Predicted 3D model of a 74-nucleotide RNA (transfer RNA) from a Candidatus Melainabacteria bacterium. NCBI's taxonomy places the organism under Bacteria, Bacillati, Candidatus Melainabacteria. The sequence is in RNAcentral, with records from ENA. Its mean pLDDT, the model's own confidence on a scale to 100, is 80. It matches the Rfam family "tRNA". Its family is annotated with triplet codon-amino acid adaptor activity in the Gene Ontology.
RNA sequence: GGCACGGUAGCUCAGAUGGUUAGAGCACGCGACUCAUAACCGCGGGGUCGGGGGUUCGAUUCCCCCCUGUGCCA
Numbered sequence: 001g002g003c004a005c006g007g008u009a010g011c012u013c014a015g016a017u018g019g020u021u022a023g024a025g026c027a028c029g030c031g032a033c034u035c036a037u038a039a040c041c042g043c044g045g046g047g048u049c050g051g052g053g054g055u056u057c058g059a060u061u062c063c064c065c066c067c068u069g070u071g072c073c074a
Base pairs, nucleotide, nucleotide: 001073002072003071004070005069006068007067010026011025012024013023019057028044029043030042031041050066051065052064053063054062
């Protein structure tokens, strides 16, 4: 340099070939339980969906550019 895949919650990830509320597990907080702690159970907070632009009535999803990570090729 070329190609492919990825970037969504603190972490690991899912998501939809456009619309209804953006989710799960773990973590965290609160409650319940317990003599107490942990586990289990219930509830809750937390997101510019990597950045910019475009298309559209509407973009996390489609298109373009850029940044960044991983792998392969050279």